Context: one part of a larger RNA
Formats: sequence, structure tokens, C1' cells
RNA sequence: UUGGGCAUAAAGCGCACGUAGGCGGCAUGGUAAGUUGGACGUGAAAGCUCUCGGCUUAACUGAGAGAGGUCGUUCAAAACUGCGAUGCUUGAGACUAGAAGAGGAGAGCGGAAUUCCCGGUGUAGUGGUGGAAUGCGUAGAUAUCGGGAGGAACACCAGUGGCGAAAGCGGCUCUCUGGUCUACGUCUGACGCUGAGGUGCGAAAGCGUGGGGAGCGAACGGGAUUAGAUACCCCGGUAGUCCACGCUGUAAACGAUGGAUACUAGGUGUAGGAGGCUUUUAACCCCUUCUGUGCCGAAGCUAACGCGUUAAGUAUCCCGCCUGGGGACUACGGCCGCAAGGCUAAAACUC
Repeated sequence: UUGGGCAUAAAGCGCACGUAGGCGGCAUGGUAAGUUGGACGUGAAAGCUCUCGGCUUAACUGAGAGAGGUCGUUCAAAACUGCGAUGCUUGAGACUAGAAGAGGAGAGCGGAAUUCCCGGUGUAGUGGUGGAAUGCGUAGAUAUCGGGAGGAACACCAGUGGCGAAAGCGGCUCUCUGGUCUACGUCUGACGCUGAGGUGCGAAAGCGUGGGGAGCGAACGGGAUUAGAUACCCCGGUAGUCCACGCUGUAAACGAUGGAUACUAGGUGUAGGAGGCUUUUAACCCCUUCUGUGCCGAAGCUAACGCGUUAAGUAUCCCGCCUGGGGACUACGGCCGCAAGGCUAAAACUC
């Protein structure tokens, strides 16, 4: 509890959808709830302000006047807000024609590589490191050629490139499916913005059941290093990593920057469109314009760093959050979870 703030000092919910609520475009006429003005009523006493008085003064106190209101009744005003009415098209949405994309789900397919198995050639080493050793190998390894199995990931293309609300998404094909952008007109006619609760999505790790298991690899075993080495390095290796279904609900979930709208110099790259100019009228170039994504920068902002039409500038609306450090992303309680734990969230004490 006002105020001031929230990129980096404390502070933007991980992200979305949306209930209540708050807020809401242009025009006309109506109403009079809010609003504004007048009148009347009331607003006890004390207190407050002013004037006058009483104690020597003051405090204190007596008297008079005034102020004092989310007040009531009534009359009036109609700009603004509200309400109800009629309309409008610029906000929002729909249609039409095009466009790009690792957006999502399911199914199928492909090649390279690693590992393993079988066979051939072949013989003593190989592997690994800073150097070694453990390991593997005469029961024939490593190397090399042929065949096979299986799992996981998709080199190049690849780009401060693209898509998605975020998490995230990358071999190819098919099926189903969400969103976005551009152009011209047509249609609806404010249908909008935000969003407490709520609901859904949500990396990795982890959990449950059942599969799968090539490589990698917590734990674990061994070899080194070292004073030691519960590590860094090496040889192995179980969970896990993968799939299906269910749970968990957290991250430096970051742009450490909530969402929406409007306004405020430019320059330069890049991605997707559209229109011009030009061109054997084909592409490119060039110009204009919309949307996205980067860099640099006027004004302005900022404690500085920096931000700067993708704002941290100028404003409005709505939500969330902060209020010295530690104790404490804790305890207790409640809710959720199979558990691990998550969410909410103190105090004593101390500086």
C1' cells in the first nucleotide's frame, strides 16, 4: 500500500486459449445513471478556522459566526462516460486468386557410417596416450574383400535462411491437418483488446507398464596421473538415450525485455510476395510497396552499458510481478504427484 519501478541493480507468469472483470472506432438524434450548476432540507455536542471575552499571560476555557458531505429532495444543463435506438467502414472477421515454409500427426522407403555375425586373403601385432598401461590378438586379431543382421542419426544443400504461441522442428515419398503472407475487389458491420480464477501445450532428466538396444554412456569395474585422485586421460560398461501408452510440469523455459494499438529521420543486407520501368518483351538490373528477419544509426530515452519504426522513444488500455541482505526457490499448513518432487509460502534470529 501512497508512490516509484520490473533487459543487466529486487521485479515480465515457460507459452497459449479463454470465463468473470476492466478498457474500447466514426456519425446522428434520444435518455439523464455517472457528471456539472442553482434552490431547499439536513450535517447533535465537542473538535477545526475567524472574531470577541474570562483566569496577570499562555495552555485551558466561555460566546458568536463560518467551514465541513460518496447525504436527501427538487429544478436545470447535455460536452464527456453510461444506457437504449438508427446508421457507417477505417478496427476485426469472411470470401476470391496466388505464394513460401525443418509447422503438426501417421505410414512407407533410401543411402553413408559405427557395431556384431558368416566366408575369403593374410600374419603378428593391434589399440590407446603427453608418455604408458589395463584391453583385444597365434583358439588367427588389426588390415582388406564379399555377404548378412540390427539400431540410431540423417553429411553436402545450410544461410544472424525458413516455420511454429512457446517448448521446438532438418534424408525422401504419400495421406490427414494447423497457421501465416501478398493482391484486387465483394460481403458482415465494432463482432475488438486484455485476461484474476480455469483449461491446454510444455526441453532435458526422472517415474510406471510393455517393447527395443547399434553407437554413446550417469552408476560401477579396471589402467594411468597424483602427496592423495572417490576427478580430468585411457580400456570396459548397467540404467538411460529409441518406440508405444500413461505420469511428472521444471530450466540461464533468455531478447534475462508480458500482450495489444497508434505515432516518431534515415542507411544497408537478407527471406516471401505484389506492382511498375526496362528487356531478342524472357530472365536479371533498377524503382515503389507489404510482411518477416539482421546490422548501423537522427531525435528521444538510459546510472551507464546500450536501446533506437522488431524501442529500452512518445502515449493509451489490460494482466503479472518487486518493495534491504541472509535465514529461504526453506519450515509448517493446504493442493497436486506412484515416487522423485512441484506449486503456494512465513517467522524467530542476524547484519
Predicted 3D model of a 351-nucleotide part of an RNA (small-subunit ribosomal RNA, central domain) from an uncultured organism. The coordinates come from a structure-prediction model, not an experiment, and the mean pLDDT is 89. RNAcentral holds the full RNA, with entries from ENA and SILVA.